[in-house]
RNA sequence: GCGCCCGUAGUUCAAUUGGAUAGAAUGUUGGAUUCCGGUUCCAAAGGUUGCAGGUUCGAGUCCUGCCGGGCGUA
Numbered sequence: 001g002c003g004c005c006c007g008u009a010g011u012u013c014a015a016u017u018g019g020a021u022a023g024a025a026u027g028u029u030g031g032a033u034u035c036c037g038g039u040u041c042c043a044a045a046g047g048u049u050g051c052a053g054g055u056u057c058g059a060g061u062c063c064u065g066c067c068g069g070g071c072g073u074a
Base pairs, nucleotide, nucleotide: 001073002072003071004070005069006068007067010026011025012024013023019057028044029043030042031041032040050066051065052064053063054062
């Protein structure tokens, strides 16, 4: 250089092959429980779905170009 795969919450991952409001676990914060802490329970916050465009009534999902990571190849 070329080919393939991946990028979603602080972290690890879902999202039924385009459909209604993007969820779970864990972590964080607050509360309950406890003499205190841990465990357990309840609640809340936290996302430009890597960036920029395009297609569509509708995009995390499809298309294009970049950026980053991984694998293969000379």
This is a predicted structure of a 74-nucleotide RNA (transfer RNA) from Ignavibacterium sp.
The same sequence occurs in records of 5 taxa.
It matches the Rfam family "tRNA". The family's RNA type in Rfam is transfer RNA.
Its mean pLDDT, the model's own confidence on a scale to 100, is 81.
Taxonomically the source falls in Ignavibacterium (Bacteria, Pseudomonadati, Ignavibacteria, Ignavibacteriaceae).